[in-house]
Context: one part of a larger RNA
């Protein structure tokens, strides 16, 4: 010089665009952030009925989205490849959707507990669930053979459910190679490294178990240890390189901490479920009941980091044949000059040149066309007055933002300038006080009576709504 998710001084007018808990993965008051479906089901309740409200059973979704980085030195990533595997919803062909049957929830009844719930006993529905048929382009096997499936709704328009194949996206698993620091870690390893048969998985395998064999990694650095999510990317540099991994994509992990599984197409599940530990609250002392690393907002710690806002109008998502409903995702608006970028803060004329200040060799010379004054514009500012685009959609209806953004016209120079330096590097200089004091300060240095270096003034110098210092990093 440049750059920062910056923070401290001092100062501060507007406008867009972006951007803001880097610390304690500390702890959380309150509100919300995942539901929906009545065209699956049978009830209660409302209502003359149409229709509707409600808890239950089922269904799909809750594994997306949102958020953070503590772990991980690792196939976690990043690239460039493999294949023994899986896919729910959506798309493509084809076939089929027959006949039966037991529960059980809400509910009634009785009862137990302070709650949180819970227990018997009757009875009931289904797209719950179980059994039978049928059956293939399905499994199993050379074959014969044997096994295996389904669910109905309805406004008649359709949506559904089963079975195969197949596509697409998405995953799972392998592998080469690259991937921080230390040797003041030099030996490491018993499911350890193979093979054998099971056994588990969607799948290969020591992945798991018997048995056998003694083998495997290791100065191309094994083990250990510290340290740290990678990556696309940013920053700086002429470039090699160096640093960095904030926001915005893409991958992994994680959800008070440990540690299991259950469903389910997908989990070992952030707002599901169980056990333990810590902590917190409730309790009638017997037991219970939480998890903001969503979005908002408190406390702590800190140099420091924001509204307990609107709105689902538009994008996406879930559920719905729809209407819709629900979406702190997203759209928006607010608060910080934290950044970048752009306007302003007036133009023009105006004296041998006012006052006032400062300096002075006392004669004058700086401030200085500066100001007064005049003329002149109105970007900004207030005020009135019209007033969108986003709306995909054609009749009709649908805007949070917002009467904003823009446009007209009105008034008036009106509302708007700091900051930091002037010894030399480094542009910019006198005067007055101070007397090795008091300070100053990035290096060199400066002050002990004429300080161009402290202090204050006047004037220059650089920048500009900023300007300096601090701190990293090129």
């Nucleotide at each position: 010089g440049g750059a920062u998710g910056a923070a401290u001084g001092c100062u501060g007018g507007c406008u867009g665009u972006a951007u803001g808990g880097a610390u304690a993965a500390g702890u959380c008051a309150u509100g919300c952030a995942a539901g929906u479906c009545g065209a699956a089901c049978g009830g209660u309740c409302c209502g003359c009925a149409a229709g509707g409200a409600c808890a239950g059973u089922g269904g799909c979704a809750g594994a997306c989205g949102a958020g953070g980085u503590a772990g991980u030195a690792a196939c976690a990533c990043g690239u460039a490849g493999g294949u023994a595997c899986g896919u729910a919803c959506u798309c493509c062909a084809a076939a089929g959707u027959c006949g039966g049957g037991c529960a059980u929830a809400g509910c009634c009844a009785a009862c137990c507990g302070a709650a949180a719930g819970g227990u018997u006993g009757g009875g009931u529905a289904a797209u719950u669930c179980c059994c039978g048929a049928u059956g293939g382009u399905c499994c199993c096997g050379c074959a014969a053979g044997g096994g295996u499936a389904a669910a109905g709704a309805u406004u008649u328009a359709u949506c559904g459910c089963u079975u195969u194949g197949g596509a697409a996206g998405c995953g799972g698993c392998c592998u080469g190679c690259g991937u921080a620091g230390u040797a003041u870690c030099a030996g490491c390893u018993u499911g350890u490294u193979g093979g054998u048969a099971a056994g588990g998985u969607a799948a290969c395998g020591g992945c798991u178990u018997a048995c056998c064999a003694a083998g495997g990694c290791u100065a191309c650095g094994a083990c250990g240890c510290u340290u740290a999510g990678g990556g696309g990317a940013g920053c700086u540099g002429a470039g090699a390189g160096g640093c960095u991994g904030a926001c915005c994509c893409c991958c992994a992990c994680c959800g008070a901490u440990g540690g299991g599984a259950c469903u389910g197409a997908g989990a070992c599940a952030c707002g599901g479920c169980c056990c333990a530990u810590a902590c917190u609250c409730c309790u009638a002392c017997g037991g219970g009941a939480g998890g903001c690393c969503g979005c908002a907002g408190a406390c702590g710690a800190g140099a420091a980091u924001a509204c307990u806002c609107c709105g689902c109008a538009a994008u996406g998502g879930a559920c719905g044949c729809a209407a819709g409903u629900c979406u702190g995702a997203c759209g928006g608006g607010g608060c910080g000059a934290u950044a970048c970028a752009g306007c302003g803060u007036g133009a023009u004329g105006g004296a041998c040149g006012a006052a006032g200040u400062g300096c002075u060799u006392c004669g004058g010379u700086a401030c200085g066309u500066a100001a007064a004054c005049a003329u002149c514009u109105u970007u900004u500012a207030u005020g009135u007055g019209g007033g969108a685009c986003g709306a995909a959609a054609u009749u009709a209806u649908u805007g949070a933002c917002g009467g904003u953004a823009c446009c007209a016209c009105a008034u008036g120079a009106a509302u708007a300038a700091g900051g930091g330096g002037c010894u030399c590097c480094u542009a910019a200089c006198u005067c007055u006080g101070u007397g090795c004091c008091a300070g100053c300060a990035g290096g060199a240095g400066c002050g002990g009576u004429a300080a161009u270096a402290c202090a204050g003034a006047g004037g220059c110098c650089c920048c500009a709504a900023g300007c300096a210092u601090u701190a990293u990093c090129c």
The prediction has a mean pLDDT of 88. The part of an RNA shown here (small-subunit ribosomal RNA, 5' domain) has 474 nucleotides and comes from a Minisyncoccota bacterium. Rfam family: Bacterial small subunit ribosomal RNA.